[in-house]
Molecule: c-di-AMP riboswitch aptamer (ydaO/yuaA leader)
Organism: uncultured Pedosphaera sp.
RNA sequence: GUUCUUUGUCUGCUUAAUGGCCGGGUGGGUUAAUCCGGCCAACGGGGGACCCGAUGAAUCCGCGCGGAGCGGAUGGGGGCUUGCGGCGCCGUGGCGCCGGGAACACUUACUGGUUCCAGCCCGACAGCUAACCUCGUCAGCGCCAACUUUAAGGGCAA
Numbered sequence: 001g002u003u004c005u006u007u008g009u010c011u012g013c014u015u016a017a018u019g020g021c022c023g024g025g026u027g028g029g030u031u032a033a034u035c036c037g038g039c040c041a042a043c044g045g046g047g048g049a050c051c052c053g054a055u056g057a058a059u060c061c062g063c064g065c066g067g068a069g070c071g072g073a074u075g076g077g078g079g080c081u082u083g084c085g086g087c088g089c090c091g092u093g094g095c096g097c098c099g100g101g102a103a104c105a106c107u108u109a110c111u112g113g114u115u116c117c118a119g120c121c122c123g124a125c126a127g128c129u130a131a132c133c134u135c136g137u138c139a140g141c142g143c144c145a146a147c148u149u150u151a152a153g154g155g156c157a158a
Stems, first nucleotide, its partner, number of pairs: 006158005012141003018041009042137006052127001059073005076125001077122004084099007100117005106153004112147001
């Protein structure tokens, strides 16, 4: 150094939301970080051809001669997100049922179980999509429901 066996162990989680460097502010000095800005990397999202697919039409209000244009709204449509689909009843919404989805602490699958399915944005517009363009890196939790059964695997220590 490698392999095998045995025993013990996995401290952070959800999320793309992380790492590094530079400058500045606050804080600390028996030390501790944190905030703002910029750059790089990494990760995630959106827009966007050919081909393929799809394809009756495309709302309301105001200004305006007007079907042009401009402004506004939105129950059409679309996007972020697991946060959705169907049916029934009252009817911009709510309730119930069924289905589906997300999370549960090293990973995967299995048994049973618990919790959740909100919020926001675009503004009549959006399929896919090479090149290309562009945005984001928040937030919320935590010591056993951080559940349970079984199996396989991985990291670390002896």